[in-house]
RNA sequence: GGCGGAAUAGUUCAGUUGGUAGAACAGUGGGAUCAUAAUCCAUAGGUCGUUGGUUCGAGUCCAUCUUCCGCCA
Numbered sequence: 001g002g003c004g005g006a007a008u009a010g011u012u013c014a015g016u017u018g019g020u021a022g023a024a025c026a027g028u029g030g031g032a033u034c035a036u037a038a039u040c041c042a043u044a045g046g047u048c049g050u051u052g053g054u055u056c057g058a059g060u061c062c063a064u065c066u067u068c069c070g071c072c073a
Base pairs, nucleotide, nucleotide: 001072002071003070004069005068006067007066010025011024012023013022019056027043028042029041030040031039049065051063052062053061
């Protein structure tokens, strides 16, 4: 220099041909227990990496940039 992949909650990751953003763990509150852990119930937390475009509507499609990973030279 060329090509490809990834970026979504604190963490690890889903999100099925565009149509209300989710799970597990972690956190918080409560139950249970003599008490703690395990366990049970409830619950907060997201401008979906940036900027723009397409569309009635974008996490999803297109372009650009940023960061990380890999392949080729």
RNAcentral holds the sequence, with entries from ENA. A computed fold for a 73-nucleotide RNA from Chlorella sorokiniana, annotated as transfer RNA. Taxonomically the source falls in Chlorella (Eukaryota, Viridiplantae, core chlorophytes, Chlorellales). Rfam family: tRNA. Rfam's curators write: Transfer RNA (tRNA) molecules are approximately 80 nucleotides in length. A source record names the gene trnM-cau.